[in-house]
């Protein structure tokens, strides 16, 4: 050097023929039950703000009305070829 796949809440991890982001599940708080706990069920849980709202899918930029998803670089992990 060249070719592939991958990066999303505190964790795993989905949404990918571009149209509601964060489903589900693990964690954690508060609660219901209990003499207390355990189990169970119930509600919250990405920032930033007082709220209104704004912002967020490695990072910079493009295309699009509209990007996690498409174009181009780049950075970091894995693999595979010289």
């Nucleotide at each position: 050097g060249c070719c592939c796949c991958g990066a999303u809440g505190g964790c795993g991890g989905a949404a990918u023929u571009g149209g509601c982001a964060g489903a589900c599940g693990c964690g954690u708080g508060g609660g219901u039950c209990u003499c207390a706990a355990a189990c169970a069920c119930c509600c919250a849980u990405a920032u930033c703000g007082a709220a209104a709202g704004a912002u967020g899918u490695g990072c910079c930029g493009g295309u699009u009305c509209g990007a996690u998803c498409c174009c181009g670089g780049c950075u970091c992990g894995g693999g595979g070829c010289a």